[in-house]
Molecule: transfer RNA
Organism: Danio rerio
RNA sequence: GCCUGGCUAGCUCAGUCAGUAGAGCAUGAGACUUUUAAUCUCAGGGUCGUGGGUUUGAGUCCCAUGUUGGCCG
Numbered sequence: 001g002c003c004u005g006g007c008u009a010g011c012u013c014a015g016u017c018a019g020u021a022g023a024g025c026a027u028g029a030g031a032c033u034u035u036u037a038a039u040c041u042c043a044g045g046g047u048c049g050u051g052g053g054u055u056u057g058a059g060u061c062c063c064a065u066g067u068u069g070g071c072c073g
Stems, first nucleotide, its partner, number of pairs: 001072001003070005010025004019056001027043005049065005
């Protein structure tokens, strides 16, 4: 340099054909328990790497760009 993947909650990751973004773990509160732990219930937490474009509407489509991994040279 070419080709090709990842980036979404604190962490690990889903998200189908564009229609108000989720799970597990973690965190906080409550219940139970002699206490801790375990278990159960509830809650908080996101402008989807960044900036534009298309569209009534974008995590999803298009363009540019950042970062990180892989193949080839």